[in-house]
The RNA shown here (c-di-GMP-I riboswitch aptamer) has 85 nucleotides and comes from Paenisporosarcina quisquiliarum. The prediction has a mean pLDDT of 86. Taxonomically the source falls in Paenisporosarcina (Bacteria, Bacillati, Bacillota, Caryophanaceae). Of the family's consensus pairs, 95% are formed in the model.

RNA sequence: UUUCGAAAAAGGCAAAUUUAUCGAAAGAUGAAGACGCAAAGUUACAGACCUAAGGCAUUGAAGCUAUGGUGGCUGGACUGCCGAA
Numbered sequence: 001u002u003u004c005g006a007a008a009a010a011g012g013c014a015a016a017u018u019u020a021u022c023g024a025a026a027g028a029u030g031a032a033g034a035c036g037c038a039a040a041g042u043u044a045c046a047g048a049c050c051u052a053a054g055g056c057a058u059u060g061a062a063g064c065u066a067u068g069g070u071g072g073c074u075g076g077a078c079u080g081c082c083g084a085a
Base pairs, nucleotide, nucleotide: 002085003084004083005082012037013036017032018031019030020029021028022027035072041078042077043076045075046074047073048070049069050068054065055064056063
C1' cells in the first nucleotide's frame, strides 16, 4: 500500500418510540432511548425510493411533475481504528 475479517482490545454511531422546534409534506435538528451497524464516518455524482407546496391537467376529484428529501436503499468518490495475509 492492497485485499480480507470483526475473535480480542480501545472506542464510535444511534433504529423504533417519546418530546420540543422547523417544514406544505416527505423529512430534518436538539434531548431521552438502543434496533442494530466493520465504515450506520463525510459526500446528492448515478440509480432507486419518498413527498407534491408551486406548476400542469380535470366540470370537480383521482392524476402528472423536484427545484424538496432519504448516505441506517444501492453503487461510486474521499477519509479512518484493530487484526490477518